Bacterial large signal recognition particle RNA from a soil metagenome, 269 nucleotides, folded computationally. The model forms 92% of the base pairs in the Rfam consensus. Its Rfam family is "Bacterial large signal recognition particle RNA". The family's RNA type in Rfam is non-coding RNA gene. Rfam describes the family as follows. The signal recognition particle (SRP) is a universally conserved ribonucleoprotein involved in the co-translational targeting of proteins to membranes. The coordinates come from a structure-prediction model, not an experiment, and the mean pLDDT is 76.
RNA sequence: CCGUGCUAGGCGGGGAGGUAGCGGUGCCCUGUCACCUGCAAUCCGCUCUAGCAGGGCUGAAUUCCCGUUCGAGGGACUUUGGCUCUCGGGGCCAGUACGCCGGACUGAGGCGUCGAUGGCCGGGUCCCACGCGGCGAGCGCUCGCGAACCAGGUCAGAUCCGGGAGGAAGCAGCCUUAAGCGAUACCGCUCGUGCGCCGUGGUCAAGCCUGGCUGGAGCCGAAGAUCGGCGGGCACGCCCGAGGCCUUGUUCCGGAGAUGGGUGCACGG
Numbered sequence: 001c002c003g004u005g006c007u008a009g010g011c012g013g014g015g016a017g018g019u020a021g022c023g024g025u026g027c028c029c030u031g032u033c034a035c036c037u038g039c040a041a042u043c044c045g046c047u048c049u050a051g052c053a054g055g056g057c058u059g060a061a062u063u064c065c066c067g068u069u070c071g072a073g074g075g076a077c078u079u080u081g082g083c084u085c086u087c088g089g090g091g092c093c094a095g096u097a098c099g100c101c102g103g104a105c106u107g108a109g110g111c112g113u114c115g116a117u118g119g120c121c122g123g124g125u126c127c128c129a130c131g132c133g134g135c136g137a138g139c140g141c142u143c144g145c146g147a148a149c150c151a152g153g154u155c156a157g158a159u160c161c162g163g164g165a166g167g168a169a170g171c172a173g174c175c176u177u178a179a180g181c182g183a184u185a186c187c188g189c190u191c192g193u194g195c196g197c198c199g200u201g202g203u204c205a206a207g208c209c210u211g212g213c214u215g216g217a218g219c220c221g222a223a224g225a226u227c228g229g230c231g232g233g234c235a236c237g238c239c240c241g242a243g244g245c246c247u248u249g250u251u252c253c254g255g256a257g258a259u260g261g262g263u264g265c266a267c268g269g
Base pairs, nucleotide, nucleotide: 001269002268003267004266005265006264009058010057011056012030013029014028015027020047021046022045023044024043035055036054037053038052039051064262065261066260067259068258069257073253074252075251076250077249081246082245083244085243086242087241088240089239090238093237095236096235098231099230100229101228102227103226105224106223109220110219111218118214119213120212121211122210123209124208125207127202128201129200130199131198132196133195134193135192136191137190138189139188140187142183143182144181145180151176152175153174154173159168160167161166
């Protein structure tokens, strides 16, 4: 050096999580020529040579072991920047939005030569006083009733005086009336008034309504966008705090790949 047969090893690895720790099942990444069966998250198996049990393949090298490099991916952090991402709080900021006011602008529409804005004159609208009227009450006026005697008139009968003529007082009746009672349409007076298409006078600033005259072309105006001022408030912005996602920094782990090195035994030639 060649051949045959074996053995150690290998037949995926990594991250997070979990665990005293290790490995596995499950999740994620990577990757393949990348064995099979059984077990297992209130989990399964183990103990630093750290899955176990059974079977199979490969086998000292493209495949096993170690170092370097590169670096998918993942973790940690009081790292950088961003987000029209989420939540809590604030009202000192007052930008947007909102409310009010104002300026100039645009202006739907309406009024106007059957006469606009304006000017002059008058009336009304408000209030007060008086009058008038209405209504109500009382009184009067008017009407009716109304006195056994103590009201009037006339007074039959009866009575009294007288010789008589005649006279006197006088009940009932009749007539009338006082107080009083009742009625009261109209009329008069007094008082009152939640009354008035009334009258007179006063008030009558401004506004509004309205009539007349003048004069001759404007007047009103919803709404809109814009500018300015003021305001409160917390929907957004803003401020404070917490988180999420992306990105970035530091650090830890780190697959695959690349590269360098290392690793047997027996027999025969």